[in-house]
RNA sequence: AUUAAAGGUGGCUAGGGUUCCGGUCGUGGAUAGCACGAUGUCUGGUCCGAGAGCUGCCGCCAGGUACCGCCGGUCACCGGCCCUAUCUGGUACACGGCGGGACAAAAGCCCGGGAGAU
Numbered sequence: 001a002u003u004a005a006a007g008g009u010g011g012c013u014a015g016g017g018u019u020c021c022g023g024u025c026g027u028g029g030a031u032a033g034c035a036c037g038a039u040g041u042c043u044g045g046u047c048c049g050a051g052a053g054c055u056g057c058c059g060c061c062a063g064g065u066a067c068c069g070c071c072g073g074u075c076a077c078c079g080g081c082c083c084u085a086u087c088u089g090g091u092a093c094a095c096g097g098c099g100g101g102a103c104a105a106a107a108g109c110c111c112g113g114g115a116g117a118u
Stems, first nucleotide, its partner, number of pairs: 007058006015048002020045002022042001023039006059091008069081005093113001095116001099111003
């Protein structure tokens, strides 16, 4: 900005680094336990993690159904309104820097549906 509504949140993943664990290398030690140092250009575990990724829940929107109640009518019933519950469908589209920020650090995290582009 658009839309009847286009919101919030959980789980997971792409991805991310290195606080902790682990690995590797070095030193000390006894070839052990252990300690210290280095290393993420170490596959990993913990951890962070998507507006434009997946998925669930809640919310929201439209329409329907049912009981009670209220109003009206042509009054065995019908129409409208309201509460509650429930059902169906919908919740669109989205190219995107540089730079900065946090936590140990980095990132598709946050600034940010930003700047810009079409």

Record summary: Predicted 3D model of a 118-nucleotide RNA (Guanidine-I riboswitch aptamer) from Niveispirillum sp. It was read from a public genome assembly, where an Rfam model found it. The coordinates come from a structure-prediction model, not an experiment, and the mean pLDDT is 85.